[in-house]
Context: one part of a larger RNA
RNA sequence: UUGGGCGUAAGGAGCUCGUAGGCGGUUCAACAAGUCGGUCGUAAAAGUUUAGGGCUCAACCCUAAAAUGUCGAUCGAUACUGUUGUGACUAGGAUACGGUAGAGGUGAAUGGAAUUCCGAGUGUAGCGGUGAAAUGCGUAGAUAUUCGGAGGAACACCAAUUGCGAAGGCAGUUCACUGGACCGUGAUCGACGCUGAGGAGCGAAAGCUAGGGGAGCAAACAGGAUUAGAUACCCUGGUAGUCCUAGCUGUAAACGAUGGAUACUAGAUGUAGGAACUGGAUUGACGGUUUCUGUAUCGUAGCUAACGCGUUAAGUAUCCCGCCUGGGGAGUACGGUCGCAAGACUAAAACUC
Numbered sequence: 001u002u003g004g005g006c007g008u009a010a011g012g013a014g015c016u017c018g019u020a021g022g023c024g025g026u027u028c029a030a031c032a033a034g035u036c037g038g039u040c041g042u043a044a045a046a047g048u049u050u051a052g053g054g055c056u057c058a059a060c061c062c063u064a065a066a067a068u069g070u071c072g073a074u075c076g077a078u079a080c081u082g083u084u085g086u087g088a089c090u091a092g093g094a095u096a097c098g099g100u101a102g103a104g105g106u107g108a109a110u111g112g113a114a115u116u117c118c119g120a121g122u123g124u125a126g127c128g129g130u131g132a133a134a135u136g137c138g139u140a141g142a143u144a145u146u147c148g149g150a151g152g153a154a155c156a157c158c159a160a161u162u163g164c165g166a167a168g169g170c171a172g173u174u175c176a177c178u179g180g181a182c183c184g185u186g187a188u189c190g191a192c193g194c195u196g197a198g199g200a201g202c203g204a205a206a207g208c209u210a211g212g213g214g215a216g217c218a219a220a221c222a223g224g225a226u227u228a229g230a231u232a233c234c235c236u237g238g239u240a241g242u243c244c245u246a247g248c249u250g251u252a253a254a255c256g257a258u259g260g261a262u263a264c265u266a267g268a269u270g271u272a273g274g275a276a277c278u279g280g281a282u283u284g285a286c287g288g289u290u291u292c293u294g295u296a297u298c299g300u301a302g303c304u305a306a307c308g309c310g311u312u313a314a315g316u317a318u319c320c321c322g323c324c325u326g327g328g329g330a331g332u333a334c335g336g337u338c339g340c341a342a343g344a345c346u347a348a349a350a351c352u353c
Base pairs, nucleotide, nucleotide: 004324005323006322007307008306012321014202015201016200017199021195022194023193025089026088027087028085029084030083031082033081034080035077036076037075038074039073040072041071042069048066049065050064051063052062053061054060092192093189094188095187096185097184098183099182100181104178105177106176107175108174109173110172111155116150117149118148119147120146121145122144126137127136163170164169207248208247209246210245211244212243216242217241221237222236223235224234259320260319261318262317263316264315267298268297269296270295271294272293273292274291275290276289277288278287279286302309303308326353327352328351335346336345337344338343
């Protein structure tokens, strides 16, 4: 390379947008580039194949024919692909209109509970902490309790197997601005689509820079215990940090360890958001049937090494991208790019089993 794979064995990029490229719905016409066919040219010899012959056979050699192409010219074919059309269509896609749900995002305002601290009152000898203690706090009046005040951070119940978001993620309440989704109508456009190398943007926590803030918690650190030791687990303290603003970093078991899109292939049971029809005399809570979208559990066929997956596929297929190729060395060295740094991305070899 051919080939085989990527839930757990090595392997899906953290996620999205999107350039080039690849691939692409139904139908009409033209062309004839791909495609297919004829003829001609060329495709050295040797080699290959077939037939015949020569060395006693064979290898080997000789003769004849055939075959051999991403080739050229020319004449044709037009199903498929392609190209062209100010041709046509509506099932994909987009738009419009009417509705719906939501912790989707950004900014501002605001609320109560609790912790801590401060002031005052009551009150007196302990409090706190543990397996047991001690460090610690307390007669300069603590802990407890009542009232008042300050400040920061997080939002109990509702709450769910729920919902929303591309992912990261998102939860008190209110307001302003704002993105997307779903359902219905089938009104408008008429293939405008899918994927996406490079590229761009977003991206938990920790960390970094500058300026604020600092209640609680708490790396580091200090002390007390435990222990043979205890640079730990437990306890008392406690600084960065955690919070806000502006930037940087760009990584995670960034997980469904499962790339995206489309089509097809038994069902059952919940649940969330719609729509249509319908039941109970009427309205209505509510219920039933059908249907679209999401989210779960079980399960048939099928798949799988097994576990399991199973219309939300890991089934059956097509298109596009990413990635894998024995363990260690190593996600390391060197070089390069990025970064303030920490480091990130790219990424070997010797050697060894």